[in-house]
RNA sequence: AAGCGACAAAGGCAAACCCGGUGAAAACCGGGGACGCAAAGUUACGGGUCUACAUUCACUUUUGUGGAUAUGAUCGCCGAACCACCGAA
Numbered sequence: 001a002a003g004c005g006a007c008a009a010a011g012g013c014a015a016a017c018c019c020g021g022u023g024a025a026a027a028c029c030g031g032g033g034a035c036g037c038a039a040a041g042u043u044a045c046g047g048g049u050c051u052a053c054a055u056u057c058a059c060u061u062u063u064g065u066g067g068a069u070a071u072g073a074u075c076g077c078c079g080a081a082c083c084a085c086c087g088a089a
Stems, first nucleotide, its partner, number of pairs: 004087002012037002017032006035076001041082003045079003048074003055068005
């Protein structure tokens, strides 16, 4: 240095849920709160998954119903890239 991950040490992050806010929604932000996490740090690069304002198609007395579709979202779904605390076996 790399790999690896201890009943080690110092710490860190923060699920569900609640309150407030943004958004058409998925979801996100702030506060509280801890299920857990050795990358649960960052990046939507590849895949998966979620949503469907808008667009489009079909049906329809309805100005509605259903389908398709990310440019939206998810890094605490997986992979990849980059950065990184400690030092037992």
About this RNA:
The RNA shown here (c-di-GMP-I riboswitch aptamer) has 89 nucleotides and comes from Leptolinea tardivitalis. It was read from a public genome assembly, where an Rfam model found it. The coordinates come from a structure-prediction model, not an experiment, and the mean pLDDT is 88. It matches the Rfam family "c-di-GMP-I riboswitch aptamer". From the family's description: GEMM was predicted in a large-scale screen for bacterial structured RNA regulatory elements. Taxonomically the source falls in Leptolinea (Bacteria, Bacillati, Anaerolineales, Anaerolineaceae).